[in-house]
RNA sequence: GCUGAUGUGGCACAGGUGGUAGCGCACCUCAUUGGUAGUGAGGAGGUCACGGGUCCGAGUCCCGUCAUCAGCU
Numbered sequence: 001g002c003u004g005a006u007g008u009g010g011c012a013c014a015g016g017u018g019g020u021a022g023c024g025c026a027c028c029u030c031a032u033u034g035g036u037a038g039u040g041a042g043g044a045g046g047u048c049a050c051g052g053g054u055c056c057g058a059g060u061c062c063c064g065u066c067a068u069c070a071g072c073u
Base pairs, nucleotide, nucleotide: 001072002071003070004069005068006067007066010025011024013022019056027043028042029041030040031039032038049065050064051063052062053061
């Protein structure tokens, strides 16, 4: 330099052929306990790497950039 994959709450991930985002763990509150752990109930937290485009509508399609990983030279 070229090619490909990945980039979604603190962490690990899911989101078939576009219809405005979900699970688990962690976190907070309450209940239970003499107290902790565990369990149960409730809750907060992400505009989806960044910038454009298409579309009535984009995490999802298109272009560019960045980062990480793999391969090739």